[in-house]
Context: one part of a larger RNA
Molecule: large-subunit ribosomal RNA, domain I
Organism: metagenomes
RNA sequence: UGCAUGUGGUGGAUGCCUUGGCGAUUACAGGCGAUGAAAGACGCGAUAGCCUGCGAAAAGCUUCGGGGAGCUGGCAAAUGAGCUUUGAUCCGAAGAUGUCUGAAUGGGGAAACCCAGCCCGCAAGGGUUACUCCCUCCUGAAUAUAUAGGGAGGGUAGAGCGAACGUGGUGAACUGAAACAUCUAAGUAGCCAUAGGAAUAGAAAUCAACCGAGAUUCCCAGAGUAGUGGCGAGCGAAAUGGGACCAGCCUGCAACCUUUAACUUCAGAUUUAGCGGAACGGUUUGGAAAAGCCGGCCAUAGUGGGUGAUAGCCCCGUACGUAAAAAAUCAGGAGCAGAACUAGGGUUGCGACAAGUAGGGCGGGACACGUGAAAUCCUGUCUGAACAUGGGGGGACCAUCCUCCAAGGCUAAAUACUCGUAAUCGACCGAUAGUGAACCAGUACCGUGAGGGAAAGGCGAAAAGAACCCCGGGAGGGGAGUGAAAUAGAUCCUGAAACCGCAUGCAU
Numbered sequence: 001u002g003c004a005u006g007u008g009g010u011g012g013a014u015g016c017c018u019u020g021g022c023g024a025u026u027a028c029a030g031g032c033g034a035u036g037a038a039a040g041a042c043g044c045g046a047u048a049g050c051c052u053g054c055g056a057a058a059a060g061c062u063u064c065g066g067g068g069a070g071c072u073g074g075c076a077a078a079u080g081a082g083c084u085u086u087g088a089u090c091c092g093a094a095g096a097u098g099u100c101u102g103a104a105u106g107g108g109g110a111a112a113c114c115c116a117g118c119c120c121g122c123a124a125g126g127g128u129u130a131c132u133c134c135c136u137c138c139u140g141a142a143u144a145u146a147u148a149g150g151g152a153g154g155g156u157a158g159a160g161c162g163a164a165c166g167u168g169g170u171g172a173a174c175u176g177a178a179a180c181a182u183c184u185a186a187g188u189a190g191c192c193a194u195a196g197g198a199a200u201a202g203a204a205a206u207c208a209a210c211c212g213a214g215a216u217u218c219c220c221a222g223a224g225u226a227g228u229g230g231c232g233a234g235c236g237a238a239a240u241g242g243g244a245c246c247a248g249c250c251u252g253c254a255a256c257c258u259u260u261a262a263c264u265u266c267a268g269a270u271u272u273a274g275c276g277g278a279a280c281g282g283u284u285u286g287g288a289a290a291a292g293c294c295g296g297c298c299a300u301a302g303u304g305g306g307u308g309a310u311a312g313c314c315c316c317g318u319a320c321g322u323a324a325a326a327a328a329u330c331a332g333g334a335g336c337a338g339a340a341c342u343a344g345g346g347u348u349g350c351g352a353c354a355a356g357u358a359g360g361g362c363g364g365g366a367c368a369c370g371u372g373a374a375a376u377c378c379u380g381u382c383u384g385a386a387c388a389u390g391g392g393g394g395g396a397c398c399a400u401c402c403u404c405c406a407a408g409g410c411u412a413a414a415u416a417c418u419c420g421u422a423a424u425c426g427a428c429c430g431a432u433a434g435u436g437a438a439c440c441a442g443u444a445c446c447g448u449g450a451g452g453g454a455a456a457g458g459c460g461a462a463a464a465g466a467a468c469c470c471c472g473g474g475a476g477g478g479g480a481g482u483g484a485a486a487u488a489g490a491u492c493c494u495g496a497a498a499c500c501g502c503a504u505g506c507a508u
Stems, first nucleotide, its partner, number of pairs: 001507009015493001016458002020429002022426007029418002031161002039101003042055003046079001049075003061095006070083003106115003116129005131158002133155007165196001166194005176183001180230001206213002217244005227235002248410003252350006263335004268330005274322003280295005296313002298302001304316003359383008369395001390405005445452002465492001468479004
């Protein structure tokens, strides 16, 4: 030095586990905010830090309800001081307090800071003072009435935030066409505005085809069809049929009539705490029984979790039944007043029936349709009708025929989504997986910044976490002790491989 056997170290794979994720179903909710939000800064403990909670009334205060023996949140023990059957801690509802920043709003500002005016108050301190809009009042130019402007009072008006879904405006490029320019990607991404729990659309100047249908929205088929297209790449309908869901209406004036909404009250349902809730013993093994054996019981409950191994009957629960002082939501009865609000009550009478519009020229855009034979829709610009004896459409255009009535408005449901609350489920993951994050993670760290962004779970049933002795400065170890086990000793379950030792044998 090699090989072999044995025994260790290092290392953290594998197995098992799960507090965390992922996906889905159902119901609810779909907003919060000048009564100051979301998000934060700084504080508050007998307490040094962090998390949680809270706000100078500061891990909390008051009232009401539940509950019933311990409690003073967690990491995280110990000590101290207290509270509690005169009902604490805890759970629910309502209220009080709520520093400073932040739309941030008295002015300023390099957010959490600086500096003010006025009123009240002895003081400490309290209140108020942004802008825009709306209403009322006062005042008031050129300019006579006026108006503009100025001032005052009032407003639970607006402002900002929020995951996706909606509508509108604006609007790329990579890419594909095997290059590239029309085209495509795509009216996508992005940006902007703005709304609602949904939004948009919507009651035919629609389709159809000589038969007829009868608002809109969504799904399936029609159909990758008809078409469109450097007829390339590609793009791509509709009628019609079947379903989901169904709902229709209004207008100006006058008169009359009634009672929707709202408000008050009554009883009810649901939600926001809870309560009751069946039935088991012996023995063997074992550290431990829920296991084996023997014999019982309950079941409208044998879903699930825990307990020293695998428990219907030990515990929490589960089926089932039941409960609310307070608050919220929903539907209903009664009362009041009354068509003011509102898209919209009803009847009658009178009235009205949408003009720089439809259409046309030029230039664009949208329609599956790239200017084409190009109808239809929108309009930047120039023009410009008719008035129901009328007008639009039926894919150039004309006639016949059919069909509808534009240039005003409203409208539930079927549809889209999930930041979130509650319950349930999974031939989903199981710590290099599953969220980036099972652990104090959008943290540590990196970057001037926009931004990027980790690693890191497991002793044991219970700390019973090793008193005491010995070696040592300590670290560490040897005894002793605990434990079923300590090669379970805190770098702690299992403990693979690479890698490194020690002992023995053989070879060199």